[in-house]
């Protein structure tokens, strides 16, 4: 150095999480790599490794070590955007009241603002009037005798002429009863576009006079004072995002360099 037969050790591996801890399912990253069973209300195992079964390579592209590069995670600090919470506090929206009268509106020389006077609107009294009740008037009904008038027929007196009393029935009529409000009286009040008198308010109307140019605060501004704590402000933690770092740590793929067997035979 070559062949032939083994063995180690290979046949993926990393991050975050989970774990006392380690690996493995699950998840992401890298990127191409034997099957079979187990496993997140988890499996397995106990000191470097998933475990229990079969299979292939097999001393180097392959296997172990250093380095470098570095995909991605994770942590750390800044910076920001979103969300939600809990705290302050009131310069500002916001809501109350009050000034003001700058702008805009409306109203006024067909006369504002004041100012004066009347008159209503409020109260008392009194009249008149409607109304509503009574009662009178008025009309009508209306007494089997004990109300009248006339009193048929009857009956009494009387010699007679002729007298008396009196039912019925008819006429009127008293109590009472209905009726009518046209007329009178009484009385009455949630009564009236009525009258008259007086009194009170100057607040409202309406309307005379005087007087001759503002008034109203509707909307805007703009100032005051208070209110609540919805928006906005501020300070805080959570929660999700992004972006940034000569920042830390891990670290796949790959690069590079070093490194490792036994046994026969030639």
């Nucleotide at each position: 150095c070559c062949g032939u037969g083994c063995u180690a050790g290979g046949c993926g591996g990393g991050g975050a999480g989970c774990c006392a801890g380690c690996g493995g399912u699950g998840c992401c990253c890298u990127g191409u790599a034997c099957c079979c069973g187990c496993a997140a209300u988890c499996c397995g195992c106990u000191c470097u490794a998933g475990c229990g079964g079969g299979g292939c390579u097999g001393a180097a592209u392959c296997c172990c070590c250093g380095u470098c590069c570095g995909a991605g995670g994770c942590c750390c600090g800044g910076a920001u955007g979103g969300u939600c919470c809990g705290g302050g506090g009131c310069a500002g929206c916001u809501c109350u009241g009050g000034g003001c009268a700058c702008g805009g509106a409306g109203c006024g020389u067909u006369g504002a603002u004041g100012g004066u006077c009347u008159g209503g609107u409020c109260c008392c009294a009194c009249g008149c009037g409607a109304c509503g009740u009574c009662g009178g008037u008025c009309c009508g009904c209306g007494a089997a005798c004990c109300c009248g008038g006339u009193c048929a027929g009857g009956u009494c007196c009387g010699g007679a002429a002729g007298g008396a009393a009196g039912c019925a029935g008819c006429c009127g009529u008293a109590a009472g009863c209905g009726g009518u409000c046209g007329c009178c009286g009484g009385c009455g009040g949630g009564u009236g576009c009525c009258g008259u008198g007086g009194g009170u308010u100057c607040g409202c109307c309406u309307g005379g006079c005087c007087g001759g140019a503002g008034c109203u605060a509707c909307c805007g501004a703009u100032c005051c004072a208070g209110g609540a704590g919805g928006c906005g402000c501020c300070c805080g933690a959570g929660c999700c995002g992004c972006c940034c770092g000569u920042g830390g740590u891990c670290g796949a793929c790959g690069g590079c360099g070093g490194g490792u067997g036994c046994a026969c035979g030639g």

A computed fold for a 266-nucleotide RNA from an Actinomycetota bacterium, annotated as Bacterial large signal recognition particle RNA. The RNAcentral record of the sequence draws on ENA. NCBI's taxonomy places the organism under Bacteria, Bacillati, Actinomycetota. Its Rfam family is "Bacterial large signal recognition particle RNA". Rfam classes the family as a non-coding RNA gene. Its Rfam clan is "SRP clan".